This is a predicted structure of a 1486-nucleotide RNA (small-subunit ribosomal RNA) from Marivibrio halodurans. Taxonomically the source falls in Marivibrio (Bacteria, Pseudomonadati, Pseudomonadota, Rhodospirillales). The coordinates come from a structure-prediction model, not an experiment, and the mean pLDDT is 85.

[in-house]
RNA sequence: AACCUGAGAGUUUGAUCCUGGCUCAGAACGAACGCUGGCGGCAGGCCUAACACAUGCAAGUCGAGCGCACUCUUCGGAGUGAGCGGCGCACGGGUGAGUAACGCGUGGGAACGUACCCUGGGGUGGGGGAUAACCGCUGGAAACGGCGGCUAAUACCGCAUACGCCGGAAACGGGAAAGAUUUAUUGCCCUGGGAUCGGCCCGCGUUGGAUUAGGUAGUUGGUGUGGUAACGGCGCACCAAGCCGACGAUCCAUAGCUGGUCUGAGAGGAUGAUCAGCCACACUGGGACUGAGACACGGCCCAGACUCCUACGGGAGGCAGCAGUGGGGAAUAUUGCGCAAUGGACGAAAGUCUGACGCAGCCAUGCCGCGUGGGUGAAGAAGGCCUUCGGGUUGUAAAGCCCUUUCGACGGGGAAGAUGAUGACGGUACCCGUAGAAGAAGCCCCGGCUAACUUCGUGCCAGCAGCCGCGGUAAUACGAAGGGGGCUAGCGUUGUUCGGAAUUACUGGGCGUAAAGGGCGCGUAGGCGGAUCGGCCAGUCAGGGGUGAAAUCCCGGGGCUCAACCUCGGAACUGCCUUUGAUACUGCCGAUCUAGAGUCUGUGAGAGGGUGGCGGAAUACCCAGUGUAGAGGUGAAAUUCGUAGAUAUUGGGUAGAACACCAGUGGCGAAGGCGGCCACCUGGCACAGCACUGACGCUGAGGCGCGAAAGCGUGGGGAGCAAACAGGAUUAGAUACCCUGGUAGUCCACGCCGUAAACGAUGUCAGCUAGCCGUCGGGGGUUCCGCUCUCGGUGGCGCCGCUAACGCAUUAAGCUGACCGCCUGGGGAGUACGGCCGCAAGGUUAAAACUCAAAGGAAUUGACGGGGGCCCGCACAAGCGGUGGAGCAUGUGGUUUAAUUCGACGCAACGCGCAGAACCUUACCAACCCUUGACAUCCCGAUCGCGCUUUCCGGAGACGGAUUGCUUCAGUUCGGCUGGAUCGGUGACAGGUGCUGCAUGGCUGUCGUCAGCUCGUGUCGUGAGAUGUUGGGUUAAGUCCCGCAACGAGCGCAACCCCUAUCCUUAGUUGCCAGCAUUAAGUUGGGCACUCUAGGGAGACUGCCGGUGACAAGCCGGAGGAAGGCGGGGAUGACGUCAAGUCCUCAUGGCCCUUAUGGGUUGGGCUACACACGUGCUACAAUGGCGGAUACAGUGGGUCUUGCAAGACCGCGAGGUGGAGCAAAUCCUCAAAAUCCGUCUCAGUUCGGAUUGCACUCUGCAACUCGGGUGCAUGAAGUCGGAAUCGCUAGUAAUCGCGGAUCAGCAUGCCGCGGUGAAUACGUUCCCGGGCCUUGUACACACCGCCCGUCACACCAUGGGAGUUGGUUUUACCCGAAGACGGUGUGCCAACCGCAAGGAGGCAGCCGGCCACGGUAAGGUCAGCGACUGGGGUGAAGUCGUAACAAGGUAGCCGUAGGGGAACCUGCGGCUGGAUCACCUCCUUU
Repeated sequence: AACCUGAGAGUUUGAUCCUGGCUCAGAACGAACGCUGGCGGCAGGCCUAACACAUGCAAGUCGAGCGCACUCUUCGGAGUGAGCGGCGCACGGGUGAGUAACGCGUGGGAACGUACCCUGGGGUGGGGGAUAACCGCUGGAAACGGCGGCUAAUACCGCAUACGCCGGAAACGGGAAAGAUUUAUUGCCCUGGGAUCGGCCCGCGUUGGAUUAGGUAGUUGGUGUGGUAACGGCGCACCAAGCCGACGAUCCAUAGCUGGUCUGAGAGGAUGAUCAGCCACACUGGGACUGAGACACGGCCCAGACUCCUACGGGAGGCAGCAGUGGGGAAUAUUGCGCAAUGGACGAAAGUCUGACGCAGCCAUGCCGCGUGGGUGAAGAAGGCCUUCGGGUUGUAAAGCCCUUUCGACGGGGAAGAUGAUGACGGUACCCGUAGAAGAAGCCCCGGCUAACUUCGUGCCAGCAGCCGCGGUAAUACGAAGGGGGCUAGCGUUGUUCGGAAUUACUGGGCGUAAAGGGCGCGUAGGCGGAUCGGCCAGUCAGGGGUGAAAUCCCGGGGCUCAACCUCGGAACUGCCUUUGAUACUGCCGAUCUAGAGUCUGUGAGAGGGUGGCGGAAUACCCAGUGUAGAGGUGAAAUUCGUAGAUAUUGGGUAGAACACCAGUGGCGAAGGCGGCCACCUGGCACAGCACUGACGCUGAGGCGCGAAAGCGUGGGGAGCAAACAGGAUUAGAUACCCUGGUAGUCCACGCCGUAAACGAUGUCAGCUAGCCGUCGGGGGUUCCGCUCUCGGUGGCGCCGCUAACGCAUUAAGCUGACCGCCUGGGGAGUACGGCCGCAAGGUUAAAACUCAAAGGAAUUGACGGGGGCCCGCACAAGCGGUGGAGCAUGUGGUUUAAUUCGACGCAACGCGCAGAACCUUACCAACCCUUGACAUCCCGAUCGCGCUUUCCGGAGACGGAUUGCUUCAGUUCGGCUGGAUCGGUGACAGGUGCUGCAUGGCUGUCGUCAGCUCGUGUCGUGAGAUGUUGGGUUAAGUCCCGCAACGAGCGCAACCCCUAUCCUUAGUUGCCAGCAUUAAGUUGGGCACUCUAGGGAGACUGCCGGUGACAAGCCGGAGGAAGGCGGGGAUGACGUCAAGUCCUCAUGGCCCUUAUGGGUUGGGCUACACACGUGCUACAAUGGCGGAUACAGUGGGUCUUGCAAGACCGCGAGGUGGAGCAAAUCCUCAAAAUCCGUCUCAGUUCGGAUUGCACUCUGCAACUCGGGUGCAUGAAGUCGGAAUCGCUAGUAAUCGCGGAUCAGCAUGCCGCGGUGAAUACGUUCCCGGGCCUUGUACACACCGCCCGUCACACCAUGGGAGUUGGUUUUACCCGAAGACGGUGUGCCAACCGCAAGGAGGCAGCCGGCCACGGUAAGGUCAGCGACUGGGGUGAAGUCGUAACAAGGUAGCCGUAGGGGAACCUGCGGCUGGAUCACCUCCUUU
């Protein structure tokens, strides 16, 4: 000193907490596999076929027991061989098949044996007969014998002796011996004791299954006898009928047990290699012999299987000893050396034998140690990789320079282990020396868990994966590379065990809703049990003793250089036995008590149960009367009933079932359940009294009884209701919901069934722990209204406490105690098989394979609802006008095409991108051309320009080839030197309307100009979150007010901005004209008052009054005012949603093309046309058309290159000629509808204008494909539009024209402008969209959600299955080897007796029972296979429906019964784990 040290993580969800499983990180291994491999030490090494084995070895030894033969001899003797004899071979070594057992462990016990060893006592006298070897003959292939003859002993046999020994009560009887050498000695015999080892018995402990519940005939005991070393049913005979078992017998399965080992904080769990103890086994089964000891691994006999030899007659064999072989297997070593050491056998000894053992060999199998170098070294080399191209990193790493030499190699020396000799290991360990960085690094990982990141390749492929999960073109998750992390002669993987797992919970869990309280009671065993006193001391506690083997673990030392390893001492071994003591508690015994429990007396309430009787209302039916056409039923109908008289109504009768009101979170009962009234029988309960008993109690496995509805059996009954069934509806269908009918059944009696959401989803009992308010029953007090106290029941709310939360809360789900039941992930499945019960239906008990990474509970935020409440919007309604029908225009789909370029697709694509495709545009197609390119930068060369232009040729043109003219850059150091430009060339590069809007920026649409969206701090909640933001009012508004655990703030709303409506002011030209002058004319003078223009201001704020509201915010009305409650319009678009749209505006990552996917040109196409849709235009006409006359706008636009164009002229017209004026308040462009007159008179028209023909015109290089316009002619459809659908709430709709952008030309489109100018809104039930609150939810990709079952296909495991194959076991019977035992023993025999005959004794043989193997028959049980068959599970895109989740569109679910393709439907009873509305009652707060 032997002490202390207990980690979690990932994964269910949008998120949260909980429950709960799965998975990971750790340690370990007799391991195996993959990649790799330098050295040494120590250890370990067939876990599988207890499968089969070639070969060698593993047990012999003794001449000091004996004879014989042989060899050698120095003649003294020494030795060898086979035998007789002794001892050993029962140890050592192997294996774990069997065994669930006194087998093992532990602690005890009595009725035993024990060779060799130790010790004590005694003895060792005298005889006899054989026999192997050997010799002879002889059988056999062999193995091995047979017959005859000779011989010895420590071999064998009598006799004598017997202290002690054995038997017997005794008398008495019985039983020994061996010699060798000679000198010590050593043997031998009898006997006592000891030691050691062994046999036997007992207590306790020792796996799983009850889907194994009864087992047992030598079974249990006794008596007697036999047997054994010994007790004993161990055996036998007889007698008795016992014995074991829910404290688990019997049976089945599995297994050697232990010290220990691994793990763990421990308690435990798992395990039983190596080492050690015990047991069992030795080819399989049986048996005995010998012996001290065996029923014997390397002995024997028999049977069986197998192998081998054989001359076919017979024989031989047993590696689970050490090596080794084959086989099996993922897998496990040398046919080594030595007896030197330790140990064993024999021997007096020398010694011999010893695959025990000591060593070596093989193997990274494990543990431990060491090395593969150290220092310095920045140009941070090269190379690799990445890169934002700057650089970074590999990296002091390398090289280079300076050192060292462990290990290994080579050379030399060389042990201990040995007490005298003897060393396999071994020329080993160790030591010294020599050379030289020299010979020595890999493996796994890098998405999270978990430490370590980039590039490329790949493109749901290939692949990865322990769990979650990665991969569908930007993969830190696949593969490779670079880099990094970890461990290291190893590293990973797989398998197994423990841990984490408090996930079987003893330590240390739970059961209202997550899995889990038995449907309820009575009660057996068992468990637990009130108060006081005394006794005992079993439990309990303390001390002592014995034992708990050694090794291991732990502590302290020591030895190998350290460590592993070895070793010494200690501690420990938590246990069992025994003894002494203590007596509080538990227990046991005795006595007493009354608080638990019960009894008694009195009183009381009650749908408690059973039997019988009675009553009225209603329904139905029957009879009769009145009465007439319908009734009934529904969302609407029909089936149905009714003129043969229904329904309705009146009277009478019959029948069955159920009992309105009272009636109540009222009562009673254990639960199920119980409801008219009366009588009888009967159970329980409460209160009061406190008389009696004296713990009589609580719980309760099994057991017994009760047990809704449905269902079953027999017999009744049958009014209503009503599964099934039928019909009618509904529907896509409707095996349903609805309707009309209707049978079982519902009712009664008796007998079964035994289940329910049998629920308070809450077992029973007892004690303790705040209250308040109802209600039922009893009692007390009283002031007798009523209040109050108390006991028992039944409810609501609520504190502490508990709970994951919800919630529970003296009726606990709180705090404790007692006992019972039950749970351990989801599915498979409450299923299969088996058992029990049942007439059946079925009930009860109750798995596994397989499969998933979850399944779940509560609560949160959303979203959603064929939930609720409140509110808004041209959302509906009320109106006006349209679309959908026609013709045409335009866009889209589709189709077509060489191409009909591309995009946009519900709202929110479709007169959209396109504010304008004949060429161009243009991206498409065909053909023809170009290749540093049409465009940018750099380099080289050439030229100083370039460019514009004329003409000609080829060509479709691009282009190619000629050619005319104009013109000659800037700086300058005068050098093609510089800038710049052009041309030519080379390579870098350009270029791409190619792809990805799901890689992006930017921009945009949409919900929506909807009123919302958030934050800080605080507070509440374990948390997600909540509060604020909800509530009462109010508003267009989260607008404002009030209240409030909130107080504030931000983005939105509003306001600030613009236009418009009124006024003022400033300024009057190009505008205006009141007055003056003037004119054809605001034309001019003049003027700036007005209009107008455009700057600045004023004005409107619920400011004022009344009402209302809460004294608020606000609302209503009024006054004034140009305008009134946001005056009208615009701009302005919160957090976000839609992977919304756009890579073809632009920008941009990545990918792709590079004589083409780039560039150019001509022509074509985008304009196609059976169709379909959207958006429009024009119409269908008289509120109109036509003709004539005629009035009034506003916004805008317009030429420095070709605009707007007046007046005039020409033309029927489009238009043309020509051109004043105007770069614009100056000039130009400018109305139509309306109005007036006339005509048409309801028609396919004087409506309508499509289509077509002819002729023109304009633009343009060019109108064929493919423009606009005009005139003449033509004159289609269309007579107001089905289902459906759109816009609009006032200067709006409707209607009328005008302007502009784009543009050469082209407008029914778009963007603007003005003219004329309505109707209607009761209202919010409904449709659509939206906001707030609330509720349900199985949704969260959020209802376009989720999800169920049949069917079809594929795969997987499994149940049944005619049978079939095998294992195991039981019973009965047959056979019966070897063997011991018993009998017999006619055959045979040396010892003893006897002179002999013969006897005693023995052997063979024979007989008997026992018995292994084998056989027959009938069962039990387990497993394999099995045509066919049942359900189950799993599987990206199959079929049918829609059952469930919202009131899921018929609330759902449970039990039961019937029915149906399927989910399911229906009946009966039950539950709330049902939404919604209304009512009642109660409680809380104010």